[in-house]
RNA sequence: GGCCUCGUAGUACAAUGGAUAGUACGCAAGUCUCCGGAACUUGAUAUCCCAGUUCGAUUCUGGGCGAGGCUACCA
Numbered sequence: 001g002g003c004c005u006c007g008u009a010g011u012a013c014a015a016u017g018g019a020u021a022g023u024a025c026g027c028a029a030g031u032c033u034c035c036g037g038a039a040c041u042u043g044a045u046a047u048c049c050c051a052g053u054u055c056g057a058u059u060c061u062g063g064g065c066g067a068g069g070c071u072a073c074c075a
Base pairs, nucleotide, nucleotide: 001071002070003069004068005067006066007065010025011024012023013022018055027043028042029041030040031039048064049063050062051061052060
């Protein structure tokens, strides 16, 4: 350099054209407790960027950026 895969809360994953993007763990507050843990209730936080297609894009297309893998060349 070329090709392939991937990019969503702090972490791990869903949703795969349709309404308010969900689950678990974690975090914060509350209840409970002598205190803590556990349990229960509540809450905050995310679609990598730009453009395109579409009535509608996390999803499809192009480019960029980043991560991983395979491969070629030079020395």
Transfer RNA from a Bacteroidota bacterium, 75 nucleotides, folded computationally. It matches the Rfam family "tRNA". It is annotated as a transfer RNA. The sequence was found in a public genome assembly.